[in-house]
Context: one part of a larger RNA
RNA sequence: GCCGGAGAGUUAUUAUUGCAUGCAAGGUUAAGCAGACCACUGUGGAGCCGGAGUGAAAGCGAGCCUUAAUAGGGCGAUAGUAUGCAGUAAUAGACACGAAACCGGGUGAUCUAGCCAUGAGCAGGUUGAAGUUAGGGUAAAACCUAAUGGAGGACCGAACCAACGUUCGUUGAAAAGACCGUGGAUGACUUGUGGCUAGUGGUGAAAUUCCAAUCGAACCCGGAGAUAGCUAGUUCUCCCCGAUAUAGCUUUAAGGCUAGCGUCGUAUUUAUCUUUUUGGAGGUAGAGCACUGAAUUUAUGAUGGCUGCACCUAGCGGUACUGAAUAAAAUUAAACUCCGAAUGCCAAAGAGCCACUAUACGGCAGUCAGAACAUGGGUGAUAAGGUCCAUGCUCGUGAGGGAAACAGCCCAGAUCGUCAGCUAAGGUCCCCAAAUAUACGCUAAGUGUGUAAGGAUGUGGAAUCGCAUAAACAGCUAGGAUGUUGGCUCAGAAGCAGCCAUCAUUUAAAGAGUGCGUAACAGCUCACUAGUCGAGUGAUUCUGCGCCGAAAAUGUACCGGGGCUCAAGUGUAUUACCGAAGCUACGGAUUGAAUUAAUUCAAUGGUAGGGGAGCGUUCUAAGGAUGAUGAAGUCAGACCGGAAGGACUGGUGGAGUGCUUAGAAGUGAUUAUUCCGGC
Numbered sequence: 001g002c003c004g005g006a007g008a009g010u011u012a013u014u015a016u017u018g019c020a021u022g023c024a025a026g027g028u029u030a031a032g033c034a035g036a037c038c039a040c041u042g043u044g045g046a047g048c049c050g051g052a053g054u055g056a057a058a059g060c061g062a063g064c065c066u067u068a069a070u071a072g073g074g075c076g077a078u079a080g081u082a083u084g085c086a087g088u089a090a091u092a093g094a095c096a097c098g099a100a101a102c103c104g105g106g107u108g109a110u111c112u113a114g115c116c117a118u119g120a121g122c123a124g125g126u127u128g129a130a131g132u133u134a135g136g137g138u139a140a141a142a143c144c145u146a147a148u149g150g151a152g153g154a155c156c157g158a159a160c161c162a163a164c165g166u167u168c169g170u171u172g173a174a175a176a177g178a179c180c181g182u183g184g185a186u187g188a189c190u191u192g193u194g195g196c197u198a199g200u201g202g203u204g205a206a207a208u209u210c211c212a213a214u215c216g217a218a219c220c221c222g223g224a225g226a227u228a229g230c231u232a233g234u235u236c237u238c239c240c241c242g243a244u245a246u247a248g249c250u251u252u253a254a255g256g257c258u259a260g261c262g263u264c265g266u267a268u269u270u271a272u273c274u275u276u277u278u279g280g281a282g283g284u285a286g287a288g289c290a291c292u293g294a295a296u297u298u299a300u301g302a303u304g305g306c307u308g309c310a311c312c313u314a315g316c317g318g319u320a321c322u323g324a325a326u327a328a329a330a331u332u333a334a335a336c337u338c339c340g341a342a343u344g345c346c347a348a349a350g351a352g353c354c355a356c357u358a359u360a361c362g363g364c365a366g367u368c369a370g371a372a373c374a375u376g377g378g379u380g381a382u383a384a385g386g387u388c389c390a391u392g393c394u395c396g397u398g399a400g401g402g403a404a405a406c407a408g409c410c411c412a413g414a415u416c417g418u419c420a421g422c423u424a425a426g427g428u429c430c431c432c433a434a435a436u437a438u439a440c441g442c443u444a445a446g447u448g449u450g451u452a453a454g455g456a457u458g459u460g461g462a463a464u465c466g467c468a469u470a471a472a473c474a475g476c477u478a479g480g481a482u483g484u485u486g487g488c489u490c491a492g493a494a495g496c497a498g499c500c501a502u503c504a505u506u507u508a509a510a511g512a513g514u515g516c517g518u519a520a521c522a523g524c525u526c527a528c529u530a531g532u533c534g535a536g537u538g539a540u541u542c543u544g545c546g547c548c549g550a551a552a553a554u555g556u557a558c559c560g561g562g563g564c565u566c567a568a569g570u571g572u573a574u575u576a577c578c579g580a581a582g583c584u585a586c587g588g589a590u591u592g593a594a595u596u597a598a599u600u601c602a603a604u605g606g607u608a609g610g611g612g613a614g615c616g617u618u619c620u621a622a623g624g625a626u627g628a629u630g631a632a633g634u635c636a637g638a639c640c641g642g643a644a645g646g647a648c649u650g651g652u653g654g655a656g657u658g659c660u661u662a663g664a665a666g667u668g669a670u671u672a673u674u675c676c677g678g679c
Base pairs, nucleotide, nucleotide: 001679002678003677004676005675006674011092012091013090014089015088016087017086018085019084020083021082026049027048028047032043033042034041035040053060054059063075064074065073066072095233098230102223103222104221105220106219107218113197114196115195116194117193118192119191120190121189122187124156125155126154127152131148132147133146134145135144136143160184161183162182164181165180167178168177199215201211202210208217236614237613238612239611240610241609247258248257249256250255260367261366262364263363264362265361266360267359268358271357273352274351275350276349277348278347279346280345286339287337288336292333293332294331296329297328298327299326300325304321305319306318307317308316309315370395371394373392374391375390376389377388378387379386400411401410402409415588416587417586418585420584421583422582426578427577428576429562430561431560435575437574438573439572448564454548455547458545459544460543461542462541463540464539465538466537467536475532476531477530478529479528481505482504483503486500487499488498511526515524516523589604590603591602592601593600594599595598615668617665618664619663620662621661622660623659625657626656633652634651635650636649637648639646640645
């Protein structure tokens, strides 16, 4: 992993609601006893509930209590119970499985830590302390030399003990090892045997180390089904309904309680809802500056500053400083308003609607992490697939078609069947169903099929202003001069570093000079003019579609692809077709309503959840069946039913088993990293 089996709302008591049933001022038995038996029948009236309440109570009683009260007030009376079943709650393990932990009593020091008692072990080699002896030396010592001697948490190195390094091993040969190196190796050494210390503890050359492969508190059994607001799971079928998922409280934010929204029942019976008309309240959008603020310019200009004259207590002037106030102009505001909508909201009336309406009461819920999109806003950076509100919608719980694929976008809400038709969004060259359709222009960039500031004789349209057959624009030929090298400055400054001025002459025309250039001149060129040529040429504005700007990581890779110059685009226009589980047609099922009573109309997506109707399993009772002429089980088959399911025939099998009506449950498994077994 597969197959088979096991596996989760139970039981008791109490309360409450609904339904059913019988009897009713009453209802009902429990244990027990009898019938062979726990079922059932009979018996059993103990007990329980009801029939009267009220007060703390004595007590009183259709009333009682409070009180000084006869006022007022509180609780009652004017009748309904009991039993069974079902839903739910409370108390119990309470749908079932799951902790880490806590507590109690025991078992462990054969592992390991420390200690105690008693034993054992340490090849070989090296070094050579003290002391001693001899000699020398001294007044005597000290001291020196040689020999002897054999000390040491001494040295090297096996056994032994340890575990520093790499490699291997890593479902190992091994739940800690192996090879090769490494450290200690007479010591705080190693080790055998026996003993001691115990979990709120011991032990510890101290690492939270060790205490039997278990240690920030051992193991075993018990309290015990600890508790778990947390995760995952919770077993047959069909039918009806089915979400504004957020406001308040909470030692509360993974939970709960109340309200809202769902469902079922009863009652009311149009009160609901939709739409039209009429009437209301209001200060948003917008707009405005009349108030409150903000902010700009101009004119006049107070006060103050600086300053001149003067200097008597005064005063008279200047000012490119400041800028109250007034006037004019032009702005601005969520917490400004002289103004002011559309929607929405409230009310009334009329019409439509006759049901997933509304309201009241009662039973049962689930939900209280929501998400995207569009619009109005706050916050943020007018960032976010951000966050917080509001209104709507979809998803959630919604399938189908479109968007290549794509919960939340667009279209559209799946009762079932059909090899029928029409459409929506979106499409119609091929993949791929349907136009290689029609009409007018546009784009040349594969733009389409990704982007900005900015840039450009791309190209289409509209418009304005110039010049031009008295010859424009462009090209070509020629001229482009003189006073003068203007003055100043400067080393120089001659059109052309800079400053000032920018005249006049000759002319067809020619600047005291447009740009190169020189040290400065020179030189080239332009403006300007003539000739040649012979028809359009230049500037600006608005606008359609394009161009550049445009660099990324596996592979074209920014149309789904092929590919397309239309099969691109447009504020296009026109017709046809395709296209869904939409609509229609025909047929079937179920639910509801209506009436005409067998027809009509309407409805039937669905998670949490509410309600309803059934199928099957085991057992019990009664009835009536079946089986060795072959039960159950099992295998096969083209049968029946709307589903759970049910028959029949044959094979196998070899002993029990269906059916009907009731009743009772250990009553239904693809899932719990489920459990057990087999493979």
Large-subunit ribosomal RNA, domain II from Monomorium pharaonis, 679 nucleotides, folded computationally.